Source information: The RNA shown here (transfer RNA) has 74 nucleotides and comes from a Candidatus Gastranaerophilales bacterium. The organism belongs to Candidatus Gastranaerophilales, within Bacteria. The sequence was found in a public genome assembly. It matches the Rfam family "tRNA". From the family's description: Transfer RNA (tRNA) molecules are approximately 80 nucleotides in length.
[in-house]
RNA sequence: GGCUUCGUAGCUCAGUAGGAUAGAGCAGCGGUUUCCUAAACCGAAGAUCGCGCGUUCGAAUCGCGCCGGGGCCA
Numbered sequence: 001g002g003c004u005u006c007g008u009a010g011c012u013c014a015g016u017a018g019g020a021u022a023g024a025g026c027a028g029c030g031g032u033u034u035c036c037u038a039a040a041c042c043g044a045a046g047a048u049c050g051c052g053c054g055u056u057c058g059a060a061u062c063g064c065g066c067c068g069g070g071g072c073c074a
Base pairs, nucleotide, nucleotide: 001073002072003071004070005069006068007067010026011025012024013023019057029043030042031041032040050066051065052064053063054062
C1' cells in the first nucleotide's frame, strides 16, 4: 500500500431486506430483606449507535470520505 472484518450504555453483547420509544446481561445508584455484609427481589438512571457528508418522507441499519482495532496479501 491492497483486500477484508469490526467500532452501539463504564464493561460484554443483541438489533443490519430502512419505519422511530435504541434493547439485554454485568457493574454502579436507590429501595425491600438482615444485627451487618453477601445473596435474592424491586425500581430508576445511563448510549443522538466512531466522526463528517450524502441518499431518503424517514438512517444504528444504504452510499462516499476519514479515524481507530483485528485478519490476510504484498